About this RNA
The prediction has a mean pLDDT of 78. GlmS glucosamine-6-phosphate activated ribozyme aptamer, 140 nucleotides, folded computationally. Its Rfam family is "glmS glucosamine-6-phosphate activated ribozyme aptamer". Its family is annotated with regulation of gene expression and catalytic activity in the Gene Ontology. The family's RNA type in Rfam is riboswitch. Of the family's consensus pairs, 86% are formed in the model.
[in-house]
RNA sequence: UUUUAUAAAUGAGCGCCAGAAGUUUAACUUGACGAGGUUAGUAGUUAUCGAAAAUUCGGCGGGUGCUACUACGGGAAAUCGUUAGAUUAUUUACAAAAUGCAAAAUAUGUCUUGCUACAAAAGAAUAAUCGAAAAAGGAG
Numbered sequence: 001u002u003u004u005a006u007a008a009a010u011g012a013g014c015g016c017c018a019g020a021a022g023u024u025u026a027a028c029u030u031g032a033c034g035a036g037g038u039u040a041g042u043a044g045u046u047a048u049c050g051a052a053a054a055u056u057c058g059g060c061g062g063g064u065g066c067u068a069c070u071a072c073g074g075g076a077a078a079u080c081g082u083u084a085g086a087u088u089a090u091u092u093a094c095a096a097a098a099u100g101c102a103a104a105a106u107a108u109g110u111c112u113u114g115c116u117a118c119a120a121a122a123g124a125a126u127a128a129u130c131g132a133a134a135a136a137g138g139a140g
Stems, first nucleotide, its partner, number of pairs: 014061004019057001020030004033050003039071007072081003085130008100115004105110001
């Protein structure tokens, strides 16, 4: 270095850097903080939520979002995506960066680890409304 096996971790706010900003020994560093998120294919697109962050600027690439169509699947359908109707209201749960303290790396910016606070959306519970086929029963 390669291969195989086993185990663990990570896995799209992700990767990169010609601009920019920062440090200064000749080169380095920063450049999205977490939550949430994928049936398959094609096309389009400035891709959800909030944060004591505010270069999280700017650019390139990627991308689980959204829209349209097709296929497959759930459903009676509307419609949805295996937790497989929509909307609204009320209630409710869950971060990290930051800050402070301690420690590791570094010449310095900086970076890593541990402890320490606080969200929103999706989600959960309840209620209402909308949507809706067949069968059975009842009344006229």